[in-house]
RNA sequence: GGGCAGUUAGCUCAGCUGGUAGAGCACUCCCUUGACGUGGGAGUGGUCAGAGGUUCGAAUCCUCUACUGCCCA
Numbered sequence: 001g002g003g004c005a006g007u008u009a010g011c012u013c014a015g016c017u018g019g020u021a022g023a024g025c026a027c028u029c030c031c032u033u034g035a036c037g038u039g040g041g042a043g044u045g046g047u048c049a050g051a052g053g054u055u056c057g058a059a060u061c062c063u064c065u066a067c068u069g070c071c072c073a
Base pairs, nucleotide, nucleotide: 001072002071003070004069005068006067007066010025011024012023013022019056027043028042029041030040031039049065050064051063052062053061
């Protein structure tokens, strides 16, 4: 330098053919316990990497940029 994949909650990751952003773990509260843990219930938490475009509507489609990983040279 070229190619491919990825970037979504504190962490690991889903998100279908464009139509209300989710799960597990973690955290907070409640129940359970003498207490802790386990177990059960509820809840908080998001600029969907950034910018622009298409569209009635974009995490999702298109373009550019940034970062990470892999391959080629």